RNAcentral holds the sequence, with entries from MGnify.
The RNA shown here (SAM riboswitch aptamer (S box leader)) has 113 nucleotides and comes from a soil metagenome.
The model forms 88% of the base pairs in the Rfam consensus.
[in-house]
RNA sequence: CUCAUCGAGACCGGCUGAGGGAAAGGCCCGAAGACGCCGGGGCAACCAGUCCAGCUAACCACUGGACGUAAGGUGCCAACUCCUACGGGACCCGCCAGGGUCCGAAAGAUGAG
Numbered sequence: 001c002u003c004a005u006c007g008a009g010a011c012c013g014g015c016u017g018a019g020g021g022a023a024a025g026g027c028c029c030g031a032a033g034a035c036g037c038c039g040g041g042g043c044a045a046c047c048a049g050u051c052c053a054g055c056u057a058a059c060c061a062c063u064g065g066a067c068g069u070a071a072g073g074u075g076c077c078a079a080c081u082c083c084u085a086c087g088g089g090a091c092c093c094g095c096c097a098g099g100g101u102c103c104g105a106a107a108g109a110u111g112a113g
Base pairs, nucleotide, nucleotide: 001113002112003111004110005109006108011040012039013038014037015036019029020028021027024084025083026082041077042076043075046073047072049067050066051065052064053063054062081107086104087103088102090101091100092099093098
């Protein structure tokens, strides 16, 4: 940089000791110990695996689908990515101000390349 996904799911112990939830605002978590680190446990099914279909003369590759006592590589285990932020060419409410829902974008996270 590209592609895919992001409303589901999954906690205990030890150490430490003040901030933490990316960033701004909000709202939360936190001395009944958060965050972090270590150990164990768990969740999930992206890669990997197995099978099927498409493609092919056939195989490989690729694409799509399915499977699980998943033990391999990652990831994850407060809150929808905690919410909002920008736009709408959509809908609804409203007294014009505005609010709500939905869609999209941006940013971010994770995986694969």
Model confidence (mean pLDDT): 79 of 100.